The RNA shown here (small-subunit ribosomal RNA) has 1447 nucleotides and comes from Candidatus Pacearchaeota archaeon CG06_land_8_20_14_3_00_35_12. Rfam family: Archaeal small subunit ribosomal RNA. Rfam links the family to the GO terms ribosome and structural constituent of ribosome. NCBI's taxonomy places the organism under Archaea, Nanobdellati, Candidatus Pacearchaeota.
[in-house]
RNA sequence: UCCAGUUUAUCCUGCUGGAGGCUGCUGCUCUUUGGAUUCGACUAAGCCAUGCAAGUUUUUGUUCCGCAAGGGGCAAAGCGAACUGCUCAGUAACACGUAGCUAAUCUACCUUAAGGUCCUGGAUAAUCUCGGGAAACUGAGAAUAAGCCAGGGUACACGACGAUCACUGGAAAGUAUUGUUGUUGAAACUCACGGCCUUAAGAUGAGGCUGCGGCUGAUUAGGUAGUUGUUGGGGUAACUGCCCAACAAGCCAAUGAUCAGUAAGGGCUCUUAACGGAGAAGCCCUGAGAGGGACUCUGAGACACUAGUCCCAGCUCUACGGAGUGCAGCAGGUGCGAAAAUUUUCCAAUGCCCGCAAGGGUGAGAAAGGAAUCCAAAGUGCUCUCACAAAUGUGUGAGCUUUUCUUUGCUGUAAAAAAGCAGAGGAAUAAGGACUGGGCAAGACUGGUGCCAGCCGCCGCGGUAAUCCCAGCGGUCCAAGUGGCAGCCACAUUUAUUAGGUCUAAAACAUUCGUAGCAUGUCCCGCAAGUUCUUUGUGAAAUCUUCUGGCUUAACCAGAAGGCGCGCAUUGAAAACUGCGAGACUUGGGACUGGGAGACGCAAGAAGUACAGUUGGGGUAGCGGUAAAAUGUUUUAAUCCCAGCUGGACUAACAAUAGCGAAGGCAUCUUGCGAGAACAGCUCUGACUGUGAGGAAUGAAGGCUAGGGGCGCAAAAUGGAUUAGAUACCCAUGUAGUCCUAGCUGUAAACACUGCACACUAAACAUUGCUCUCUCCUCGAGAGGGGGCAGUGCUGUAGCGAAGGCGAAGAGUGUGCUACCUGGGGAGUAUAGUCGCAAGACCGAAACUUAAAGGAAUUGGCGGGGGAGCGCUACAAGGGGUGACGCGUACGGUUCAAUUAGAUUCUACACCGUGAACCUUACCAGGACCGACAGCAGAAUGAAGGUCAGUCUAAAGGGCUUACCUGACACGCUGAGAGGAGGUGCAUGGCCGUCGUCAGCUUGUGUUGUGAAAUGCCCUGUUAACUCAGGUAACAAGCGAGACCCGUGUGUAUAAUUGCUACUGCAAAGAGCACAUUAUACAGACUGCCUUGGUAACAAGGAGGAAGGUGCGGGCAACGAUAGGUGAGUACGCCCCAAAUGCCCUGGGCUACACGCGCGCGUCAAUGCUACAUACAAUGUGAUGCAACUCCGAAAGGAGAAGCAAAUCACACAAAGUGUAGCUUAGUUCAGAUUGAACGUUGAAACCUACGUUCAUGAUGCUGGAAUCCCUAGUAAUCGGGUGUUAUCAGCGCCCGGUGAAUAAGUCCCCGCUCCUUGCACACACCGCCCAUCAAACCAUCUGAGUUAUUUUUAGAUGAAGUCAGAAAUGAAAGAAUCUAAAGAUGACAAAGAAGGUUAAGUUGUCACAAGGUAUCCGUAGGGGAACCUGCGGAUGGAUCACCUCC
Repeated sequence: UCCAGUUUAUCCUGCUGGAGGCUGCUGCUCUUUGGAUUCGACUAAGCCAUGCAAGUUUUUGUUCCGCAAGGGGCAAAGCGAACUGCUCAGUAACACGUAGCUAAUCUACCUUAAGGUCCUGGAUAAUCUCGGGAAACUGAGAAUAAGCCAGGGUACACGACGAUCACUGGAAAGUAUUGUUGUUGAAACUCACGGCCUUAAGAUGAGGCUGCGGCUGAUUAGGUAGUUGUUGGGGUAACUGCCCAACAAGCCAAUGAUCAGUAAGGGCUCUUAACGGAGAAGCCCUGAGAGGGACUCUGAGACACUAGUCCCAGCUCUACGGAGUGCAGCAGGUGCGAAAAUUUUCCAAUGCCCGCAAGGGUGAGAAAGGAAUCCAAAGUGCUCUCACAAAUGUGUGAGCUUUUCUUUGCUGUAAAAAAGCAGAGGAAUAAGGACUGGGCAAGACUGGUGCCAGCCGCCGCGGUAAUCCCAGCGGUCCAAGUGGCAGCCACAUUUAUUAGGUCUAAAACAUUCGUAGCAUGUCCCGCAAGUUCUUUGUGAAAUCUUCUGGCUUAACCAGAAGGCGCGCAUUGAAAACUGCGAGACUUGGGACUGGGAGACGCAAGAAGUACAGUUGGGGUAGCGGUAAAAUGUUUUAAUCCCAGCUGGACUAACAAUAGCGAAGGCAUCUUGCGAGAACAGCUCUGACUGUGAGGAAUGAAGGCUAGGGGCGCAAAAUGGAUUAGAUACCCAUGUAGUCCUAGCUGUAAACACUGCACACUAAACAUUGCUCUCUCCUCGAGAGGGGGCAGUGCUGUAGCGAAGGCGAAGAGUGUGCUACCUGGGGAGUAUAGUCGCAAGACCGAAACUUAAAGGAAUUGGCGGGGGAGCGCUACAAGGGGUGACGCGUACGGUUCAAUUAGAUUCUACACCGUGAACCUUACCAGGACCGACAGCAGAAUGAAGGUCAGUCUAAAGGGCUUACCUGACACGCUGAGAGGAGGUGCAUGGCCGUCGUCAGCUUGUGUUGUGAAAUGCCCUGUUAACUCAGGUAACAAGCGAGACCCGUGUGUAUAAUUGCUACUGCAAAGAGCACAUUAUACAGACUGCCUUGGUAACAAGGAGGAAGGUGCGGGCAACGAUAGGUGAGUACGCCCCAAAUGCCCUGGGCUACACGCGCGCGUCAAUGCUACAUACAAUGUGAUGCAACUCCGAAAGGAGAAGCAAAUCACACAAAGUGUAGCUUAGUUCAGAUUGAACGUUGAAACCUACGUUCAUGAUGCUGGAAUCCCUAGUAAUCGGGUGUUAUCAGCGCCCGGUGAAUAAGUCCCCGCUCCUUGCACACACCGCCCAUCAAACCAUCUGAGUUAUUUUUAGAUGAAGUCAGAAAUGAAAGAAUCUAAAGAUGACAAAGAAGGUUAAGUUGUCACAAGGUAUCCGUAGGGGAACCUGCGGAUGGAUCACCUCC
């Protein structure tokens, strides 16, 4: 001091996580030393075997040992045992801290001072004797001493009643003096030291009281009967309801009583820059406790951890009669647990107790052992040579040093040990843990795994190239440590005092009045509570800071100074501010007066049109309703027209961003009553004010209760439609309700999503009310202008804000007060309480779950949103088809040994494939074959190979046999290598399709914005066009468009063979290059000219011209997107196969056939068909070829054969057309599928499975449903030709020419595209997102018939020990413990029920987001599988269009 995480990106709000420090536990690892206030605190204040933790003293008696000196034991007595040590259960309290008080107290041992220490008597233990008992223990008798006990005296002390009025003090109740009187009543000894007694004082320690301070909860609001006080007693060292009697009725509480939960308090510790927050076990101070309770004695001191009595729960011994016991002392055991040491040594030191002392005792303490508890320090080596190596480095060899290690001596210690000092030996004995995708330092290393195993604090990795898993190797960080888990602080200005917010992110109560509280105009005087300064005391030590010193340094220790405790008490000042007291003022507030404005409220009366019903008249067949219908209504006369009557509801136009009201809300007119605001006046009062927890009142619609009323409308309900369904939207009916009166409910998107009040801070405009003023005037309550105040609006400066926006009516700058917020969900739910007739309202959690939820704005995409423009893969206007039948062909499906694969909306399907008999060929069946190179086994005892023959076989020197020839290699094994049409187009390159016959896509500089981004690219006009022109915070530029390239259309020039002929010639040929043609190079078209419109760009028309507005047709064709297609064209990463997924051969299959679909061909005929005759092309192709011409054949074709590598020869007769003839509307002289027979050609091969010829056969079809395709001119349609593929085969693709139309020149209705704009909860981008029920699994929660445990209070019963009274018996009060009843509180378990949360691919719908297809949402009521639907009122946080008003 930040960093990561919501998004396509951005800025916010907001939380989650990371990085720091500390505490406990824990994984892996570990050489040494020192220091420390470390070590069963956290859970079980659970339970404990054994040992030890408090004794001592000649004061006395007695006994034993000893010659004695002396020593041991027992007992009495004195002092101590109330300390030390341990623990933190209880306690929310004068327990603790701090400052005081004690005029309400005590104090052993100690100190100081004064005085004293006289007389006398008595008992008892040990001991001895005799008993009881299992034991523990205990009884009787006898004897004795003291510093033991008792009596007397003196001193002193303590009271009571008076007096003096001297002293202290804030105050006498105190002290002093004195009188009377009462009570208790001292003092062994010792030679000495000493001890002892009395009094006074001190010191120390203790008791009591008080101010202030420090936890949570209001889902605890009232509590309290000894309770509060008074008087009088009792009790205590001492005050007090501490206890008692009588009397009074007080006392505490929103500044939180009471109740509940939690908790020993402080010095301090951790963290922080600080304020703070959290902790508080250790060391110190204080308190409390000793298994749970009650009580008592002794004593200066206890209600007593290692004293006693009793009850309860537990344990031990027992002879069943009784008895014993309390480790929260030190060790140790057990239990509990994640969690914590030795049944060690010593009183040597420091303390404490006893003692005159010597000394004794001391688990206090001092030492040692154990523990990765913390802090600090050191080391694990250094130098050189050589080898490897870019280098740090690794290894080898030699040397050096010795903290440490081993060892010797001294020293050290109570005794040891360690440490220390001096020597000897030897680099020897000493490095790990975590991490390595980002945050966050460090791998785009290798292998394994394949949404598996696993990782991950958070974001996220893993689905076959994982920098994220598991390992290896490198690397990074720290280092005797390093990581994990849990908790605390910081980070967090995410609880905000310092220092936050509330229009839209969480958050202003629905509104007003008003209590407490908080805050508060001007001037003067006083006080001094706050405030400021000052004096004194205190705030323990340790801890902290600095300095100095001592351990080799440091940690540590000692000393000094400072600080801390930010405080409390106290002394003396000051008087500005706050406060308090007194006085004055008028500007805040209030009152008053005046004339105006108003849908302000309440009540009464009156009116109006419409509607419904009804009566009468007229009138006749429908009416009504909808997108369209139906239900409904009507000949019993409707709907419709006219008139009258009845009824209830409502109040059009005026009408407005208008007015009034606190809000909800308020609209015909008149009257009455009532209220408020503004303006003007400057008459009165004199701070009377602001806000407002609790509280009170008002409060739309709906709903509820009771009584009326009921025209219309209309939840529920019924019927008709729509629909897959339709519990809806639409339609027809229709009940509550809507209306009135009296009550209740108390909520709304009760919204300006903006609390109230005050002050200050630019302007412009509009409007309402009052007022001042000017001008005009028709003199009107007239018109216009200006100023002031108060409202209502709209722009906008500064400023503010995350932005949208706000902007004197602030969301600006300040002040005062109130309410509310603290990630999302669970949830405004549960529970408790209050209110309500109910519905429900108010108040209002937690467990659990989750990494986001959210606000504003941006760019896209989308919309059953809007606007503009465009397109024959859009429509319209037309022409012709497809869809019917047959056939060809492709695809699906099915079948099959195989029917190989790929492509699947437009953008697959006569596509890859330019047509598969073998080949192709990838598929199936069968049979064969194959290993570069290196190493090893083998091989001149002949490897491998070749030739003839036999055999196996469909066939094959492929295997086997035999013979011959040649002469060196070697697939048996390992590694490796060819090959793969095997996989992955989701690892790729390249190429291609589509968007796209589109007009878009970007950049530089500048500018705007916090930023993503915007501007430019927008607007107006124009264009085929982001094509131009004008405007404009933009100015320019690039890619695309255009330009460009090719073809074609006109002309000119040049050229002239194989071309051509105006010429010659019978012909061959010659001559020539005018024409035509071919080829090359130029010219030509630019809105250049004219008219009209327009600022211009440009548009419409015209002239000339072969051609006119990009001439026509092509090529090229942006940034990108589509994980589009292609691994089967080639290339290429990775994976896989290896004697097979490689390679070869034979045969089969790709050609199957119930069926579906696409693209075509031929038809259904007369604009035709048949026969005969006849006219006119262009492009191409040819050596594995094209083949004239001749002959043979009915034909296909065959046999010969010239010419031509081609402007020369050939293919090669174009067909439709034209002429003549026939056919006459018929399944035909239309059509030509299928089948039979006979031929021909290609080819090893024609059965599956080719093409052609001839004859015969003659199916189906008479113009095609829904739907759909193509086309705008030399186009569609129609006609043939060429070519590609090719041994043979064209119904296919491409190209070529012949004949040759119709219609439109428009639009955005359908389908799409482009631009602008708008909404969005989408961004994988609408094939999006997303809601609820139901079904399944898991989790925590709530309710719960009940069962059970603990605990509190109240009432009652029984009642131990002890206390008091009493001589005793006994009694009294209080009372542990146990039991009963009732009322709570807390916990555990629980059938069943309920809602919630979470969980890749379950079911039903489609509620929301776009106008989400019925705009959404709020409150309320009813209904429904579910999201939801409907009624009433409300909001805009609704799109779109039109109108009104305003700016």